[in-house]
RNA sequence: UUCUUAUCGAGAGCGACUGAGGGACUGGCCCUGUGACGUCGCGGCAACCAGCCUGAAAAGGCAAGGUGCCAAAUCCAGCGAGACUGCGUGCAGUUUCGAGAGAUAAGGA
Numbered sequence: 001u002u003c004u005u006a007u008c009g010a011g012a013g014c015g016a017c018u019g020a021g022g023g024a025c026u027g028g029c030c031c032u033g034u035g036a037c038g039u040c041g042c043g044g045c046a047a048c049c050a051g052c053c054u055g056a057a058a059a060g061g062c063a064a065g066g067u068g069c070c071a072a073a074u075c076c077a078g079c080g081a082g083a084c085u086g087c088g089u090g091c092a093g094u095u096u097c098g099a100g101a102g103a104u105a106a107g108g109a
Stems, first nucleotide, its partner, number of pairs: 001109008013042005021031003025078004043070003048066002051062004074101001079098009
């Protein structure tokens, strides 16, 4: 880098340094000198993998070693389909489902 599988409306922030951007992309909408992003320290959340226990299995529990995460649903939408509403009759709005994209974990190449 890529492939596969699973999950993504829950949860969890303070300090120091720095100093202008950030929320993946596009549009929107937000956060931000009352200090963003980032780095470091400490703290926390969760439980994918590993570990331990129960169990025939499915599953459940303990704990926290390897990751991950700690504004907003993955912040919302983007592509397609269904339902409802509106009218200017193929568009708009609302909503549901699916896909795509992205993130994380585990395994493979």
Molecule: SAM riboswitch aptamer (S box leader)
Organism: Desulfuromonadaceae bacterium